[in-house]
Molecule: transfer RNA
Organism: rhizosphere metagenome
RNA sequence: GCGGGUAUGGUGUAACGGUAGCGCAUUACCUUCCCAAGGUAAGAGUGAGGGUUCGAUUCCCUCUACCCGCU
Repeated sequence: GCGGGUAUGGUGUAACGGUAGCGCAUUACCUUCCCAAGGUAAGAGUGAGGGUUCGAUUCCCUCUACCCGCU
């Protein structure tokens, strides 16, 4: 230099173009003499910039970061 892949709460991981879920974690409450375990609820997320579309996490382009391969 060229090609390919990945990017989603604090963390891990889903998501036919149509309300972004789940597990763990965090906080509050319930339960308990206390702790642990358990139950209920809440907060918190689509790497950045454009394009297509009535509507984009999803499709297209560019950039950034990381990984793999070729030279």